This is a predicted structure of a 73-nucleotide RNA (transfer RNA) from Tieghemostelium lacteum. Rfam family: tRNA. The family's RNA type in Rfam is transfer RNA. Gene Ontology term of the family: triplet codon-amino acid adaptor activity. The sequence is in RNAcentral, with records from ENA and Rfam. Model confidence (mean pLDDT): 82 of 100.
[in-house]
RNA sequence: GUUUUCUUAGCUCAGCUGGUAGAGCGUAGGUCUCAUAAUCCUGAGGUCGUGAGUUCGAUCCUCACAGAGAACA
Numbered sequence: 001g002u003u004u005u006c007u008u009a010g011c012u013c014a015g016c017u018g019g020u021a022g023a024g025c026g027u028a029g030g031u032c033u034c035a036u037a038a039u040c041c042u043g044a045g046g047u048c049g050u051g052a053g054u055u056c057g058a059u060c061c062u063c064a065c066a067g068a069g070a071a072c073a
Stems, first nucleotide, its partner, number of pairs: 001072007010025004019056001027043004049065005
C1' cells in the first nucleotide's frame, strides 16, 4: 500500500436478512451464619465507536472518519 473482519453495560460476549437492548462474571442492597465465604432474592449500570444518509421506524442497510486485528505485498 491492497483486501478483509471487528467496535453493544466495569470485563467477556449474544442480539435469527429493520419494530420499545440481553446473558455470564463483576458491583450495590437483602437472605443465611457466632462471623466470613458460598447459596438464594432484588436492584443499579448502555444516547449500541463518531458523524451523515435511506426509512414511518436503524445495534441491524449505505457512505465517510477514528480505533483494534488478520491475510497478501